[in-house]
RNA sequence: GCGCCCGUAGUUCAAUUGGAUAGAACGUCUGAUUCCGGUUCAGAAGGUUGAGGGUUCGACUCCUUCCGGGCGUA
Repeated sequence: GCGCCCGUAGUUCAAUUGGAUAGAACGUCUGAUUCCGGUUCAGAAGGUUGAGGGUUCGACUCCUUCCGGGCGUA
């Protein structure tokens, strides 16, 4: 250089022929329980879905250009 794959919450991941409010676990915070802590239970916060543009009534999903990472190849 060329080809393929990946990028979604603090972390690890879902969300699939484009459809209704983007979810789960762990973590964080608050409360209950406890003498205190842990465990357990209840609740809450946390996302410009890597960035820009395009297609569409509608985009995490399709197209395109960039950015970052991984694998293969010479």

Transfer RNA from an Ignavibacteria bacterium, 74 nucleotides, folded computationally. The coordinates come from a structure-prediction model, not an experiment, and the mean pLDDT is 80. RNAcentral holds the sequence, with entries from ENA. Rfam family: tRNA. About the family: Transfer RNA (tRNA) molecules are approximately 80 nucleotides in length.